The prediction has a mean pLDDT of 80. The RNA shown here (transfer RNA) has 74 nucleotides and comes from a Candidatus Omnitrophota bacterium. Rfam family: tRNA. Lineage of the source: Bacteria > Pseudomonadati > Candidatus Omnitrophota.
RNA sequence: CGGGGCGUGGCUCAGUUUGGUAGAGCACUUGUAUGGGGUACAAGUGGUCAGCGGUUCGAGUCCGCUCGCCCCGA
Numbered sequence: 001c002g003g004g005g006c007g008u009g010g011c012u013c014a015g016u017u018u019g020g021u022a023g024a025g026c027a028c029u030u031g032u033a034u035g036g037g038g039u040a041c042a043a044g045u046g047g048u049c050a051g052c053g054g055u056u057c058g059a060g061u062c063c064g065c066u067c068g069c070c071c072c073g074a
Base pairs, nucleotide, nucleotide: 001073002072003071004070005069006068007067010026011025012024013023020057028044029043030042031041032040033039050066051065052064053063054062
């Protein structure tokens, strides 16, 4: 320098195929059960999707550029 993959709650990931209200598990908070802890059950808080711009009635999803990490080639 060229090509490819990945980036989504605190953590691990799904959702992209076919654009249509952002989800799961763990963790955290509260309540109940217990003398307390562990544990079980119930309820709840927390992200607007790496950043910017574009297309569209509507973008995590499509398009362009940039940033970070990884891989391949020179």